[in-house]
Large-subunit ribosomal RNA, domain II from Olea europaea var. sylvestris, 692 nucleotides, folded computationally. The full RNA is in RNAcentral, with records from SILVA. Lineage of the source: Eukaryota > Magnoliopsida > Mesangiospermae > Oleeae > Olea europaea subsp. europaea. It matches the Rfam family "Bacterial large subunit ribosomal RNA". Model confidence (mean pLDDT): 81 of 100.
Context: one part of a larger RNA
RNA sequence: GCCAGCGACUCAUAGGCAGUGGCUUGGUUAAGGGAACCCACCGAAGCCGUAGUGAAAAUGAGUCUUCAUAGGGGAAUUGUCACUGCUUAUGGAGCCGAACCUGGGUGAUCUAUCCAUGACCAGGAUGAACCUUGGGUGAAACUAAGUGGAGGUCCGAACCGAUUGAUGUUGAAAAAUUAGCGGAUGAGUUGUGCUUAGGAGUGAAAUGCCACUUAAACCCAGAUCUAGCUGGUUCUCCCCGAAAUGCGUUAGGCACAGUAGUUGACUGUACAUCAAGGGAUAAAGCACUAUUUUAGUGCAGGCCGCGAGAGCGUUACCAAAUCGAGGCAAACUCUGAAUACUAGAUAUGACCUCAAAAUAACAGGUGUCAAGGUUGGCCAAUGAGACAAUAGGGGAUAAGCUUCAUCUUCGAGAGAAAAAUAGCCCAGAUCAGCAGCUAAGGCCCCUAAAUGAUCGCCCAAUGAUAAAGGAGGUAGGGGUACAAAGAAGCCAAGAGGUUUGCCUAGAAGUAGCCAUCCUUGAAAGUGUGCGUAAUAGCUCACUAAUCGAGCGCUCUUAAGUCGAAGAUGAACGGGGCUAAGCGAUCUGUUGAAGUUGUGGGAUGAAAAAAUACAUCGAUAGAGGAGUGUUUCGCCUUAGAAGGAAGGCCCUGUGCGAGUAGUGGUGGACAAAGCAGAAGCGAGAAUGUCAAC
Numbered sequence: 001g002c003c004a005g006c007g008a009c010u011c012a013u014a015g016g017c018a019g020u021g022g023c024u025u026g027g028u029u030a031a032g033g034g035a036a037c038c039c040a041c042c043g044a045a046g047c048c049g050u051a052g053u054g055a056a057a058a059u060g061a062g063u064c065u066u067c068a069u070a071g072g073g074g075a076a077u078u079g080u081c082a083c084u085g086c087u088u089a090u091g092g093a094g095c096c097g098a099a100c101c102u103g104g105g106u107g108a109u110c111u112a113u114c115c116a117u118g119a120c121c122a123g124g125a126u127g128a129a130c131c132u133u134g135g136g137u138g139a140a141a142c143u144a145a146g147u148g149g150a151g152g153u154c155c156g157a158a159c160c161g162a163u164u165g166a167u168g169u170u171g172a173a174a175a176a177u178u179a180g181c182g183g184a185u186g187a188g189u190u191g192u193g194c195u196u197a198g199g200a201g202u203g204a205a206a207u208g209c210c211a212c213u214u215a216a217a218c219c220c221a222g223a224u225c226u227a228g229c230u231g232g233u234u235c236u237c238c239c240c241g242a243a244a245u246g247c248g249u250u251a252g253g254c255a256c257a258g259u260a261g262u263u264g265a266c267u268g269u270a271c272a273u274c275a276a277g278g279g280a281u282a283a284a285g286c287a288c289u290a291u292u293u294u295a296g297u298g299c300a301g302g303c304c305g306c307g308a309g310a311g312c313g314u315u316a317c318c319a320a321a322u323c324g325a326g327g328c329a330a331a332c333u334c335u336g337a338a339u340a341c342u343a344g345a346u347a348u349g350a351c352c353u354c355a356a357a358a359u360a361a362c363a364g365g366u367g368u369c370a371a372g373g374u375u376g377g378c379c380a381a382u383g384a385g386a387c388a389a390u391a392g393g394g395g396a397u398a399a400g401c402u403u404c405a406u407c408u409u410c411g412a413g414a415g416a417a418a419a420a421u422a423g424c425c426c427a428g429a430u431c432a433g434c435a436g437c438u439a440a441g442g443c444c445c446c447u448a449a450a451u452g453a454u455c456g457c458c459c460a461a462u463g464a465u466a467a468a469g470g471a472g473g474u475a476g477g478g479g480u481a482c483a484a485a486g487a488a489g490c491c492a493a494g495a496g497g498u499u500u501g502c503c504u505a506g507a508a509g510u511a512g513c514c515a516u517c518c519u520u521g522a523a524a525g526u527g528u529g530c531g532u533a534a535u536a537g538c539u540c541a542c543u544a545a546u547c548g549a550g551c552g553c554u555c556u557u558a559a560g561u562c563g564a565a566g567a568u569g570a571a572c573g574g575g576g577c578u579a580a581g582c583g584a585u586c587u588g589u590u591g592a593a594g595u596u597g598u599g600g601g602a603u604g605a606a607a608a609a610a611u612a613c614a615u616c617g618a619u620a621g622a623g624g625a626g627u628g629u630u631u632c633g634c635c636u637u638a639g640a641a642g643g644a645a646g647g648c649c650c651u652g653u654g655c656g657a658g659u660a661g662u663g664g665u666g667g668a669c670a671a672a673g674c675a676g677a678a679g680c681g682a683g684a685a686u687g688u689c690a691a692c
C1' cells in the first nucleotide's frame, strides 16, 4: 500500500411535549405478600386531578396590595395511568486522543558520590632537597665537583579520554569505523563486594546522572481523569430548508433574541395603484455660526507734524463696524427634493363551469388552487462570511485593504456567455427524447449561425493596455475679419529733410531716454523683425501693376497620431482581418438543464380513487416513508442428500436500499408471512487485528 474482519448517539432513573391505548361511576398503586418460578390476585400508605389568593393570620369564586380605585396571580372548569418517540437533567453518556496530579510499591548489574579490599601504569628525558669531598672562614655563610633520585615535571606505548576531518546516516553499530588528537606517578585507571531512592538521591554544578526513559525514574491504582481542542461517525427514497447578525470580561466557546423545520389556533389579506402625513439628507444658499478674497467709507491703534499742555492735523500702515461684488462647511441653514417610513382608500390573482356558430367584458353565480398577517407548543443549525453595485467613515477619493448601511450573487447553485475564471452578465437543473421558440452573447476559419443590407468615420493593425502635454495628419458643426469698389498668391516700389535730439568709444529706423513733425508722392513708421563694433544688407507696415475666388482667426464634435523603456515571444484565445475595426439604422439566423410541445414519476390540499391546478437545485439542519442484518415468539416445522445455507456467473423486477429465478459449485441446514428485541448496515478516525 491493498484486501477481509472489528470499529462510534447506548443503558438506567427522573422532568417536559407529542402519538397510541386503558379507565373517566376521577385515574393509579409503591414497598411488601403471593404454598417451585413468573403471572393473576392482594396491598389506598402515597401521587396527580377536583379552588384559588396571600409572606402570614386568614378569607374563599374570589383574593392580595391600597385610604381607595386602577393594576397583578386566579376562577368562570379540569383528567389520570401505562407504552412508544423526541428532548432535557444526572451518571464515562456517541467514539478515539493528552500533557499532568495523587497514593502504594520496584529499581544504583547502566550511571553519580562514598566505603572496604585487591590490581595496573613499556621505554626514554630532566635532575630538587639531603649527603660526601675540594676551595673558603676565627667559626659560618658562600662556592665547585660528585653523589642522590624529588615532581598534580617532560617525550611516549598499554590504559583512560574524546579536539579535528572523512566515512557511515533504511549504518557493520539506536553514537561506530578510520587518520590524526589530550592525559599517561596522579585530584590517575580499574576488578570485586557494599551504601545513598523519586520533589528524593548523587553531582570538581552541565538541569548532569539515577538500567537506550529525567525541569522530576519505572510499575500498578484513583481512571473510561479532564479536553470550550483536532480527527472520524456505517443502508435507501421523498418534502421543507438556514446562518455567518444584535447583546454580554465576549472574541475559534456559550446563553437569550433573530433566521429553519414541524404541529396548532385566530384573522383576511399580500403585491399593486392612488392620494395624505411628519422629517431636514442630496442639491442649493449665506438669513445665523465658523471661515474667506476684494473695491468704498472708516472708530480705536501705529507713523509723521504742530503745540507748554489740553489737544489739533496728516497718512499708498493696521483695522472694529458698515456697505457693493464674489467664495466655502460632517459637527452652518432663510430654503429643500427623489427614495424610505407611517397610517389610510381602491382593488383579490389564476383556471374551470354556467357558455351557445364565433368573439368579448373590471356583469353575476359555483368549484378548485395559490397567496398575507398575528400568536402558541415541540425542537435544530448558525453566531469566522466573500465579492460586485450604491451612500459614507478610516487610508493616499491606495489595496483582492479595513469598517458600517441598502441590495444581488456565491456560500448551499448545476446550465449558457465572459478563451480559461466561487461572488460579473443571462438563467434557477423532477425524469426521458437525434422536437419547437428565445435570453445574455454571437454569426470569415478554428466554432453553431450573415464573407447580410444602408449611411458615415479611421490608415494608426488604431481596433487589441495608460496620463499630463505636443502637432499646418483627417471628417463634421458654430462664430467672426477681409473679399469682383478684386481675397490669398506672384512682380515692383518701400523715398527726402535725417546719422532727428539726448546719451555714448560708437548708437546711422532697429542698446537706452525724450519727442514722434514736415516734404515728394500711388504709397512709404523720426520705423515690425533679422542683422552689423557702428555702417552696410535682408524684411515688414503701406502702395501700384498683374491674376481672378476665396482667404485669415477662433470655439467645438468624432475617430486617429506622438508621448509609450525589462528581462524566453506573450496586453485580439489563435489563424488571420482595411473590415472580419469604430458610429448609426434594418432584416435574418444561431444560442441554455430558460420556456413550449410529447411521454413518465413524485409532493401539496380534499378520507381514497379520478381529473385539474400549483410545486419538485440544495450545505448545516428539521420532518416523513421504507429496505436489510442477528436473535426471539406465533403459524405450520413450508422446504431440504431427488442437494439447505454460503460462494460464482447470468436473466428478470423495484425510483432506490433491495428482491426473485436458471445454471454449475457447495455438502447440512433453513426461507416466506405477522409481531417483538437489538452488540443492526463501514471508505476514511497518522483507527485496530490477521493475510498478502
Base pairs, nucleotide, nucleotide: 001692005688006687011091012090013089014088015087016086017085018084019083020082021081022080023079026048027047028046032042033041052059053058064072095231097229101222102221103220104219105218106217112196115193116192117191118190119189120188121186123155124154125153126151131146132145133144134143135142159183160182161181163180164179165178166177167176198214201209202208235626236625237624238623240621245257246256248254258382259381261378262377263376264375265374266373267372272346273345274344276342277341283335284333285332289329291327293325294324296322297321301317302315304313305312306311349369350368351367353365354364385410386409389406390405392403393402394401415426430600431599432598435596436595437594441590442589443588444575445574446573450587452586453585454584455583456582457581463577469562470561474558475557476556477555478554479553480552482550489546492543495519496518497517501513502512525540529538530537601616602615603614604613627681629678630677631676633674634673639669646665648663650661651660652659653658